[in-house]
RNA sequence: GCGGAUGGCCGGAUGGCCGCGGCGGCGGAGGUUUCGGCCAAGGCCGUCGAGGAAAGUCCGGACUCCAAGAAGGCACGGUGCCGGGUAACGCCCGGCGGGGGCAACCCUAGGGAAAGCGCCACAGAGAACAGACCGCCCGGGCUGCGCCCCGGGCAAGGGUGAAACGGUGGGGUAAGAGCCCACCACGGAGCUGGCAACAGCGCCGGUCAUGGCAAGCCCCACCGGGAGCAAUGCCGAAUAGGGGUCUCGCGCCGGAAACGGCAGGGGAGCCUGCCCCGAGAGGCCCGGGUAGGCAGCUGGAGGCGGCGCGGCAACGCGUCGUCCAGAGGAAUGGCCAUCUCCCGCGCCUCGGCGCGGCAGACAGAAUCCGGCUUACAGGCCAUCCGCGCGU
Repeated sequence: GCGGAUGGCCGGAUGGCCGCGGCGGCGGAGGUUUCGGCCAAGGCCGUCGAGGAAAGUCCGGACUCCAAGAAGGCACGGUGCCGGGUAACGCCCGGCGGGGGCAACCCUAGGGAAAGCGCCACAGAGAACAGACCGCCCGGGCUGCGCCCCGGGCAAGGGUGAAACGGUGGGGUAAGAGCCCACCACGGAGCUGGCAACAGCGCCGGUCAUGGCAAGCCCCACCGGGAGCAAUGCCGAAUAGGGGUCUCGCGCCGGAAACGGCAGGGGAGCCUGCCCCGAGAGGCCCGGGUAGGCAGCUGGAGGCGGCGCGGCAACGCGUCGUCCAGAGGAAUGGCCAUCUCCCGCGCCUCGGCGCGGCAGACAGAAUCCGGCUUACAGGCCAUCCGCGCGU
């Protein structure tokens, strides 16, 4: 210098003007009053006012209500190497095994296939207590000597496949074969190291213990009641229903009443027909619900910053400082100036200067925490690896 890996950070700054929301103070238009007070609009002052993801709502909780004796079992769902962290987790940290990369480093749904069941496409002779297509070997046959036929032995080599019933090499054999041997693989018991996953070492067993799939059923271990702040608790109008009580009223006929008929009234002038009303009205009290209001609500497994201690780390403990929106369908905005970052152009002594443009991404708290995932203009820092060059 080029290329790469990992971890972390920022997400414009300052000032002015106007505006919005919360809280506190001043002040007080006005309202109310049992005359003591109480409430209070606009206004003024002070103070605070989004994020690293506030997002997706995917996990784990706090909290609240509902259900429920504890415990166990069944069903269903989830998690799944080991150890640690944590309130908890499917999260995080550190390891182990496997895979990728020259390396830094990265990826890993990673329990059990000797409990049982099931499946293994296509191709292929044969796909799970297998098989013989080509082939190899031995013996026999011939009007025929062949890419021939018959009988037998075999599975090394070829071929198919994701996978062919251990692999490589040697011996052995008619040809072959764990038939025999060495190494590897596998299995077993053991020793050593490690808390463990696991690793290493030698020994034994020819292997009739042996394919793969459990993001197929299943088995094993562990975990799990349901709903969610529109949870939930409290206060509670006007109007219209409901209940109680009091007062007033209730024409005529039948009937105990219900009811029926008539009178009377109404249906936009009148008549006839038709339809409707034809006994209720008012005051007071009580209760439920609705609108609305208050709490829940932000002080909490707290956050952030500094220091010390323990730990490889995640994290824990101690101590000091600080407080950082709370809200209800929802405030956090706009303009200007200067600077910085960035971009373009020019000058150039190669380090800067000048001019112009200019804040430009993803996004928007809604009960609150811990995570994960996803989105993101531009920029910064640290550590490490490989290659090249110079000394």